A computed fold for a 389-nucleotide RNA from a Desulfobacterales bacterium, annotated as Bacterial RNase P class A. It matches the Rfam family "Bacterial RNase P class A". By type it is a ribozyme. Lineage of the source: Bacteria > Pseudomonadati > Thermodesulfobacteriota > Desulfobacteria > Desulfobacterales.
[in-house]
RNA sequence: GGAGUAAUCCAAACGAUCGCUGGAUCAAUUUUUGAUCCGGAGGAAAGUCCGAACACCACAGGGCAGGGUGCUUCAUAACGUGAAGUCGUGGCGACACGAAGGAAAGUGCAACAGAAAGUAUACCGCCCGGCACCAAAACCCCGGUUUUGGUGCCGGGUAAGGGUGAAACGGUGCGGUAAGAGCGCACCAGUUCUCCGGGUGACCGGGGAAGCUAGGCAAACCCCACCUGGUGCAAGACCAAAUAGGGAAGCGCUUGAGGGCUGCCCGUCCAAGCUUCCGGGUAGGUCGCAAGAGGUGUCGAGCAAUCGGCAUCCUUAGAUGAAUGAUCGUUGCCCGGUUCAGGGUAACCGGUUCCGGGAACAGAAUUCGGCUUACGGAUUGCUUCGGCC
Numbered sequence: 001g002g003a004g005u006a007a008u009c010c011a012a013a014c015g016a017u018c019g020c021u022g023g024a025u026c027a028a029u030u031u032u033u034g035a036u037c038c039g040g041a042g043g044a045a046a047g048u049c050c051g052a053a054c055a056c057c058a059c060a061g062g063g064c065a066g067g068g069u070g071c072u073u074c075a076u077a078a079c080g081u082g083a084a085g086u087c088g089u090g091g092c093g094a095c096a097c098g099a100a101g102g103a104a105a106g107u108g109c110a111a112c113a114g115a116a117a118g119u120a121u122a123c124c125g126c127c128c129g130g131c132a133c134c135a136a137a138a139c140c141c142c143g144g145u146u147u148u149g150g151u152g153c154c155g156g157g158u159a160a161g162g163g164u165g166a167a168a169c170g171g172u173g174c175g176g177u178a179a180g181a182g183c184g185c186a187c188c189a190g191u192u193c194u195c196c197g198g199g200u201g202a203c204c205g206g207g208g209a210a211g212c213u214a215g216g217c218a219a220a221c222c223c224c225a226c227c228u229g230g231u232g233c234a235a236g237a238c239c240a241a242a243u244a245g246g247g248a249a250g251c252g253c254u255u256g257a258g259g260g261c262u263g264c265c266c267g268u269c270c271a272a273g274c275u276u277c278c279g280g281g282u283a284g285g286u287c288g289c290a291a292g293a294g295g296u297g298u299c300g301a302g303c304a305a306u307c308g309g310c311a312u313c314c315u316u317a318g319a320u321g322a323a324u325g326a327u328c329g330u331u332g333c334c335c336g337g338u339u340c341a342g343g344g345u346a347a348c349c350g351g352u353u354c355c356g357g358g359a360a361c362a363g364a365a366u367u368c369g370g371c372u373u374a375c376g377g378a379u380u381g382c383u384u385c386g387g388c389c
Stems, first nucleotide, its partner, number of pairs: 001385010012331007020040009042361001046372002049370005054232004066228005071085005086100001087098004101223002106221002108217002123162002125158016170188006189213002191210008236287004246278006258270004294313008333358005340351001342349002
């Protein structure tokens, strides 16, 4: 210097002008408007995937069903999350990843190929027996017998070898056998049982016994252990119009309440309802809703996640056709080119001048803890390869 790996941090700053939104104070024309001051998005505010708080509904207790989780210990309000480990897999390595209980309880599944996909089977091959034919040799009573070899058929044994497959019923060697086979033995691998040692534990190390060799899939049913009501702030609580409808009381129904004809009276017309109160609900409004499993600093416990003590801060945004922005300038950052000298033995390194370009992902909506996904840059530790001295 290249490539990689893990962790941490930042999410441009300042100024000017014009706006948006919440709060406080003041002024007014008091629905509202204006002035001043203060506050105003994120590491993911996102996906809405888990877990909680909170609210309402349901609920005696127990069980079944359904759903979820699944190595160990610890952390936590809780979790399917996190930390530290174990085992397995990948990588030269730093390190990363894992839905990681049970297949020796039962059922089931496995394309194509293959004899056979699990306690069964045999395609080629190997071996034994029988029959037929052919050849050779031997014997004799001269066309038969015996032996050997070959070919074909039938019956049987075998699972060493070949072949199929992602996967074929331990591996190597010796013995054994008609040929073979854990059939027997030695060593190796695995499994089960058992003993000793280490560890809180998952598990690790070592010894012994049994020929035990038992295949894969449980993100197939299933078995085992543990957990588990439902709906979500459009939860829910309070205040509360107009209109319509409900209830009660009073008045009135031809002895005419009430209404129309200009405000009143008269008159005239229409007339069976009218007035008051109560309660429910809608529109709308207020709350829920910003002091919290809180932030920052420091000390302590712990490998760590995390926990505890002390100090300190508080409006640490609160909108609802939904604010948090736009423009300009200066500086800084990154990339490409360029100028100038400098450091170092070298590979190389840190600066500097000017020009051009770039600056991501993304916007709170009840609130927290996580996970996942998107995305620009910086720093540090470690690994590995190359170059130079």

The coordinates come from a structure-prediction model, not an experiment, and the mean pLDDT is 76.
The sequence is in RNAcentral, with records from ENA.
The gene name in the source record is rnpB.